[in-house]
Bacterial RNase P class A from a Phycisphaerae bacterium, 437 nucleotides, folded computationally. Its Rfam family is "Bacterial RNase P class A". It is annotated as a ribozyme. Rfam describes the family as follows. Ribonuclease P (RNase P) is a ubiquitous endoribonuclease, found in archaea, bacteria and eukarya as well as chloroplasts and mitochondria.
RNA sequence: GGAGUGGUCGAAGGCGAUCGCCUGUGCGGGAAGCAACCGGAGCGACAUGGCGCGCGAUGGGCCCGUGCGGGAGGAAAGUCCGAACUGGACAGGGUACGGUGGUUGGUAACGCCAACCCGGCGUAAGUCGAGGGAAAGUGCCACAGAAAACAAACCGCCUAAGGGCAAGGGUGAAAAGGUGCGGUAAGAGCGCACCGCGUGGCCGGUGACGGUCGCGGCACGGCAAACCCCACCGCCAGCAAGCCCAAGUAAGCGGCCAGAGGCGACCCGUCUCAUGAAGGAUGUCCGGCCAGGGCGAAUUUCAUAUUCGCUGCUGAUCGGACUGAGUUCUAAAGCCGCGGGUAGGGUGCUCGAGCCGAUGGGCGACCGUCGGCCCAGAUGAAUGAUCGCCACUCGUUUCGGCGAGGACAGAAUUCGGCUUAUCCGACCACUCCGGGG
Numbered sequence: 001g002g003a004g005u006g007g008u009c010g011a012a013g014g015c016g017a018u019c020g021c022c023u024g025u026g027c028g029g030g031a032a033g034c035a036a037c038c039g040g041a042g043c044g045a046c047a048u049g050g051c052g053c054g055c056g057a058u059g060g061g062c063c064c065g066u067g068c069g070g071g072a073g074g075a076a077a078g079u080c081c082g083a084a085c086u087g088g089a090c091a092g093g094g095u096a097c098g099g100u101g102g103u104u105g106g107u108a109a110c111g112c113c114a115a116c117c118c119g120g121c122g123u124a125a126g127u128c129g130a131g132g133g134a135a136a137g138u139g140c141c142a143c144a145g146a147a148a149a150c151a152a153a154c155c156g157c158c159u160a161a162g163g164g165c166a167a168g169g170g171u172g173a174a175a176a177g178g179u180g181c182g183g184u185a186a187g188a189g190c191g192c193a194c195c196g197c198g199u200g201g202c203c204g205g206u207g208a209c210g211g212u213c214g215c216g217g218c219a220c221g222g223c224a225a226a227c228c229c230c231a232c233c234g235c236c237a238g239c240a241a242g243c244c245c246a247a248g249u250a251a252g253c254g255g256c257c258a259g260a261g262g263c264g265a266c267c268c269g270u271c272u273c274a275u276g277a278a279g280g281a282u283g284u285c286c287g288g289c290c291a292g293g294g295c296g297a298a299u300u301u302c303a304u305a306u307u308c309g310c311u312g313c314u315g316a317u318c319g320g321a322c323u324g325a326g327u328u329c330u331a332a333a334g335c336c337g338c339g340g341g342u343a344g345g346g347u348g349c350u351c352g353a354g355c356c357g358a359u360g361g362g363c364g365a366c367c368g369u370c371g372g373c374c375c376a377g378a379u380g381a382a383u384g385a386u387c388g389c390c391a392c393u394c395g396u397u398u399c400g401g402c403g404a405g406g407a408c409a410g411a412a413u414u415c416g417g418c419u420u421a422u423c424c425g426a427c428c429a430c431u432c433c434g435g436g437g
Base pairs, nucleotide, nucleotide: 001433002432003431004430005429006428007427008426009425010424013390014389015388016387017386018385019384021071022070023069024068025067026066027065028064029063030062037060038059042055043054044053073408077419078418080417081416082415083414084413085238086237087236088235097234098233099232100231101230102116103115104114105113106112117131118129119128120127121126132229133228137227138226139223140222141221154169155168156165157164158163177195178194179193180192181191182190196218197216198215199214200213201212202211203210204209242347243346244345245344252338253337254336255335256334259273260272261271262270263269264268276329277328278327283322284321285320286319287318288317290315291314292313293311294310295309296308297307298306299305354373355372356371357370358369359368360367361366392405393404394403395402396401
């Protein structure tokens, strides 16, 4: 210098101005003075003290103004795994169903992560692997091929013509160990050596596994992301979980409110009146407004007309207070209360397997100790818009500038992972090749 491998980080950037949105908190003002809820002065029991337990006042809760603080992500996404939390179900065990699958660790847990083992790929750094079991059973193996697994024989080889053989050809993803020597009629683990395979011991390793020595001529094709077997794990639903307070309306439940008379045999029924309730006709008074009338003033020589003002007048209309007729009900359709519960509000809700720094242990994943920090909680759902200057990338240039661009996406109970999407940029470690000193 070139070509690569693995990983970390930033990510509509910085500063300023103006106008907004959500939220926390302080102050001021107003409204409401129910609760859940927030908050906790204080009290009580116990007590050496602390943690913890029970009760709980003023205040906050709604609206407005104002000061200060905070306000999306590396994936907030897919909802694919694992958990916390909550409700339901549940004696224990098993079956069914689903998932996982080398070993040892890490972790709250995992199908995640680390290190290692074995196998494939790569010169290498590295990378990929559903990586238990095919001598428990069942099943499948297209086409081609003689034959796809209880072996068989198309061409072929040998022959004493009865037969023998599986070396060679050929098919296929795969053909009953491979290479070599011997052997034979031709052949063949038929025999031998090495490799492979199986099996037994020894050594190393926590283990997967590796090494080595012996034995066995080889019995055992592949597929379990086919059924299946083995080991381990798994109840179901999800914050729209669950819980608290609760306006109004309707239904439900409980309690409360009354006399007189008539009729019928009745303590019951029915009718009338009263009482109470619903409902508002009508009338009176007050106020507003419109039209007309009357009076006064101004303009005009006068009349008329116009404008303005006043009004014990007339009509229409609106509002308020009082009045409360006809009618209906009168033991509920009245009044008071109750519980469930709707709208709505609150809680769950954000301090957490948290983040940052230092340090110790470990190859590592990760764990411990100490110190510091508080970092969105919306609910038809905030996190924004405009302008100026600068920075970055690209294009162009007469080197002064000019123009364009900035992805993927966006919280919704909270964590740990995986996967997928993504403009531009910064950095670290390692490998191979070439050149120079």
The RNAcentral record of the sequence draws on ENA. It is recorded under the gene name rnpB. The prediction has a mean pLDDT of 77.